[in-house]
Parts: sequence; C1' cells; structure tokens
RNA sequence: GCGCGUGUAGCUCAGGGGUAGAGCGUCCCGUUCACAUCGGGAAGGUCCUUGGUCCAAAUCCAAGCACGCGCA
Repeated sequence: GCGCGUGUAGCUCAGGGGUAGAGCGUCCCGUUCACAUCGGGAAGGUCCUUGGUCCAAAUCCAAGCACGCGCA
C1' cells in the first nucleotide's frame, strides 16, 4: 500500500429501516441477628466521526478514524 472483519451501557455482546435491549457490574428496597444467595426496583447510551439516501437511519450508501486478520 491492497483486501476483509469489528466499533452499541462500566465490561461481554444482541438488535440489520419505525422512538435501543440482555447478562454481569453499580445503587436502593425486601428477605437474614449479620453477610452471601434469592426476589423486586432504579440509574447508566449524541449506537466511533462526518456527509448522503429516505417521511423516518444504530441499521442502507460514501469518505474518514481506531483496532484485528490476511496479502504484498
């Protein structure tokens, strides 16, 4: 330099056009003499950036950026 893949909550990941979710973690409540387990609830996201298409974009398209793999 070329090709391919990945980028979404603190972490690991779903979601593939119609107002974003799970598990773990954090906080609160219940349970316990207390802790753990268990049950209930809550907070936490400009969906990597910019532009485009569309009535509507995390999702489709283009260019960039970061990381990974392969080729040279």